Context: one part of a larger RNA
Parts: sequence; C1' cells; structure tokens
RNA sequence: GAUGAACGCUAGCUAUAGGCUUAACACAUGCAAGUCGAGGGGCAGCGAAUAGAUAGCUUGCUAUUUAUGUCGGCGACCGGCGCACGGGUGAGUAACGCGUAUCCAACCUGCCCAUAACUAAGGGAUAACCCAGCGAAAGUUGGACUAAUACCUUAUGUAUUCGUUUGAUCUCAUGAGAUUACGAAUAAAGAUUUAUCGGUUAUGGAUGGGGAUGCGUCUGAUUAGCUUGUUGGCGGGGUAACGGCCCACCAAGGCAACGAUCAGUAGGGGUUCUGAGAGGAAGGUCCCCCACAUUGGAACUGAGACACGGCCCAAACUCCUACGGGAGGCAGCAGUGAGGAAUAUUGGUCAAUGGACGCAAGUCUGAACCAGCCAAGUAGCGUGCAGGAUGACGGCCCUAUGGGUUGUAAACUGCUUUUAUAUGGGGAUAAAGUGGGGAACGUGUUCCCUUUUGCAGGUACCAUAUGAAUAAGGACCGGCUAAUUCCGUGCCAGCAGCCGCGGUAAUACGGAAGGUUCGGGCGUUAUCC
Repeated sequence: GAUGAACGCUAGCUAUAGGCUUAACACAUGCAAGUCGAGGGGCAGCGAAUAGAUAGCUUGCUAUUUAUGUCGGCGACCGGCGCACGGGUGAGUAACGCGUAUCCAACCUGCCCAUAACUAAGGGAUAACCCAGCGAAAGUUGGACUAAUACCUUAUGUAUUCGUUUGAUCUCAUGAGAUUACGAAUAAAGAUUUAUCGGUUAUGGAUGGGGAUGCGUCUGAUUAGCUUGUUGGCGGGGUAACGGCCCACCAAGGCAACGAUCAGUAGGGGUUCUGAGAGGAAGGUCCCCCACAUUGGAACUGAGACACGGCCCAAACUCCUACGGGAGGCAGCAGUGAGGAAUAUUGGUCAAUGGACGCAAGUCUGAACCAGCCAAGUAGCGUGCAGGAUGACGGCCCUAUGGGUUGUAAACUGCUUUUAUAUGGGGAUAAAGUGGGGAACGUGUUCCCUUUUGCAGGUACCAUAUGAAUAAGGACCGGCUAAUUCCGUGCCAGCAGCCGCGGUAAUACGGAAGGUUCGGGCGUUAUCC
C1' cells in the first nucleotide's frame, strides 16, 4: 500500500459498486418454463345467444330454472415448438482442461437468410370423453367410440445418396473433384378472416458446436522405473467425423533423469494487488472457457443432453402408509436449521432490455430492472462564517500576594442556510412499442393523424419559509515515530510491534490536564506484496 474481511469504540446525509471466503452440510413453505384454439377432437368451469317452463308484474322486461358447443373462450387430453438457453456452484480435474497459434481433403448444425423445385392419391389406429374393475395412496387394467400439421402405404423426383462409367483441374500426403452416361433407393400438411402463416427436397451462407496438433501451465526423488489394448500394423465394427474408440489376427513395442510413474495441492484465463522495474502473490464481484447438480452408473428423446427444477437402476438420508407399497432432491430466488470471527428481504414489476411460444393481441419469465438491510469499500457534502481581551469563570501546572496554559476558545454582536423540518411545483428513462384511421413506395417497410402503456415514484430535482438551528469521534504522546507534565502505584497492578518499562521522585503501568495525528471514521487482528 491492499482486502468479498472480522472485532472494539464512535456515527449526520447522498451517490456508487459489493455482501456464506466455513458444511459440494441438511432443508419447512412459496415462486423460478412455458406457450400455441390461425394443428385437432372436444366442452369440465366462466360469459353470451337461442328455445322452453315458472314467478313478479309496467304485457315485454326482470329474476329463477331446463336444454342446445350455436358464439367468445377454454381446465384436462392428442399434436407442435421450447424445456440443451437463461440462473447457480467450484466438489472433481495437473488434463489438449485452460491460454495462444495452426489444421480438418476426417465433421455436424433446429430456429434465421438466399437460391431452385415441389406440396399428388389413399389407409389403419389411438388419447380425451363413456362403461366396467383393482388399489389406503401413488396410480393402474379391460371394453367400446373418435380427430389431426400424430402414424403408415403408394405416386412423382427439381434434386440428393449409393453402385458402375468419364475424368478438365487442384493439393504436402492419404487424396479432392467440375463434367458425361446408365441403374437403384428416398419427400411433403395443412390452417384461415383469401391477407398470409406454414410443409418437403437440395445447395450455399450465417450462427453454434465436434475433433487433431505445436508451445505454455504448482510442489515433492525421503516417489526411479512405468505400461499388455499397453505401442504399431492389417481387416472389420461403431461414430456426424478421425482414432485401440471397440474387436479378431500379427509384430514387440511405447514412455522415462529434458523427471515417466506415484503422492500432495488446485477449476483455467482476461484480470486484481504490490513493485521504479524485473518479479512476487491472488483468481471474490464482471466477461470467456471447463466441470458438476444428494452419491455412483446407464441410456431414451431430440438439430443439440448422456439432461439442476426429465426417465431407469443401485446406495445413503428424509417423509407418507391400511405394512401390500409409494414420494423427494434449493451448488435457481427468498427463507430455515447447523457450522462459523463472519455475510442481507420468505419485497415490487414485467415499465424498459433480453428470452420462450404465438400471424398478432398477448401469456410466461426470482433472467433483468428496481426497492429493503449492512460504514463492508470508494467518492462527495455537512456539523457553521466574521468580529470579539479587562485574555472572564472553572480546570491544570509553577520558583505560588504573582505568573503560565486551556484561549478568540466561550459569553456577546453581526451574517449565512448546504443540510434539517414544513409547504408547493415537478417530469427524463417511451421521439420507442400496441390498437384504430390514412398516405407513399410496392407485399412488408417507411411516414402522418389519433388512442393508450412507468415498477421504481408524486422519487430525483427545483422554489419558498423557519432558525446556528438537527450532526465528532478514535488512536497515540520512552526510541523507531509527530506529540509532556502532575498525581496514584511501588518488579505489585499492569504495558509491550521490536528494543524494553515497573523494586518510592515512572515523559513507558492507571487517572487527569495539555499536546500530536487521522477524521464519519479511528484503532486492533488476519493475509499478500
């Protein structure tokens, strides 16, 4: 000098950034991922409409009730997309994990963009609903009915893939490949307000990912040898793809004193702290990458996972049970217990930014934006300013009728009002966006008019009024080290970072007066340079 700090004394305000470093310990409760009716059958609930009945009467209205999916819409269900993002944590990992550089002629890529072509004909089921049953529950079985952008078959084939053929041209190599001909295989889905939104195939792009390699990446030799799918080959399997990734066979290799193997420790980087630098130390907040989701293992779905709020198995723990069997996973946001020197609210809003779904309106969003708590950091402001001596009173000290000091300090006089309190005004974040109407260009953009949207918040900020009014402490004073005297104590009580103080005149202990220093803080402890 620094800190994600803690403790002690003290504490007026504003802004800004930060806040479980310990038990990757266990978790009550609520919320954190849904959305689409413009894919579908339907209709439990809500509202409307129509028809009937009853009651009241104003004789065409009100109330009640019944029926009808007819309409708005919609719980549950089928279907699509999303749930692999966003958010958390750092246990593991000394590794192509990360950083940097290069390569893939060995690869994939939903949504998005561009281009080309197409969107034909049929079929059988199944959930919901209904009926019957089992179970304490979680749940589940059987029968019957039905739809689709769900599923299946067929056609067509711009094209793609595969096999045979051709091979311009190119590459460090295995090789890549324009072009030619023949054969085989492979597509689709509709909705509707007629505006559009979709569907299929293929190529290219964009974005995101996968893989390979050079170099760099903590400590220990009181760890010296390690290795049998091990090292290489051939042939296969598997994968999006390369590869002992896996398998059969063959060879006997491969690594290591330039530190293999083993053991310990640890997420890596951008960065941060310190230092003149070279270095040394750290990796909290923010950003990038990686890994993990009670522990261990496995796969399914999918463009993408071996998936935090999915599934299955095993284990530990907790809970329910009718003892037969079931349920759960906060290292999401709050919150609780425990551990600890120690770390916050079971808050508000989707207004903005961003995300998912949707034609859209919109819905969801503990992401995000805000507010609350905390001197835990940084920055700013204030606690007044000027005058005022017979240097008042009081305190303390001395050589004591006196002097010194506290000290212009106070009193007193004048001034100011940041802040405080009260009253009033106040609109940025929205020139965006949504709905309605219109115009231009020319099929989704731009512009105009109008309507409406602000959590924070009647906040920030501004003005007026009142009145010095509402606001200063901490540590130290032997030397290092700025700042000294008196009293008490008497190797006691105590102090102390080091040297060292204290045994009767202690500038070092305790108190007082005075002084020094920093100041809304000041000290102590811990750690790094």
Predicted 3D model of a 529-nucleotide part of an RNA (small-subunit ribosomal RNA, 5' domain) from an uncultured bacterium. Rfam family: Bacterial small subunit ribosomal RNA. Gene Ontology terms of the family: ribosome and structural constituent of ribosome. RNAcentral holds the full RNA, with entries from ENA, Greengenes and SILVA. The prediction has a mean pLDDT of 85.